[in-house]
Predicted 3D model of a 113-nucleotide RNA (SAM riboswitch aptamer (S box leader)). It was read from a public genome assembly, where an Rfam model found it.
């Protein structure tokens, strides 16, 4: 890189390097020389996976669901809802627009060909 499944209206930033980009893509908007990406160091947030204790289901453990608990154990995250939006329905408006489902696409996490 592909593939299935969870989840995305919450949370959380300094300093030091470095020097112009950054927000996946297009199209908005925006953030950036009062210093962008990336690197580094600290620091913070957050329970997905693991782990601890319970509960349920069972005759009893394994398997499963479910609570709550712990961030010296694997990952991630740290502007703005996944920034908005890009396809379809649907409903309101005044051909302008809004708003709601849901779908695509991301992103991460667990698993697997």
């Nucleotide at each position: 890189g592909c593939c299935u499944u969870a989840u995305c209206a919450u949370g959380a930033g300094c300093g030091g390097u470095g020097g112009a980009g950054g927000a996946a893509c297009g199209g908005g908007u925006c953030c950036u020389g009062u210093g962008a990406a990336g690197c580094c160091g600290c620091g913070g947030c957050a329970a997905c996976c693991g782990c601890a204790u319970c509960u349920c289901c069972c005759u009893c453990u394994u398997u499963g669901a479910g609570a709550u608990g712990a961030a010296u154990g694997g990952u991630g995250c740290c502007a703005a809802g996944u920034c908005c939006u890009g396809c379809g329905g649907c409903g309101g408006g005044a051909u302008a627009u809004c708003g709601c489902c849901g779908g695509a696409a991301g992103a991460u996490g667990a698993g697997g060909a």
About this RNA:
The prediction has a mean pLDDT of 84.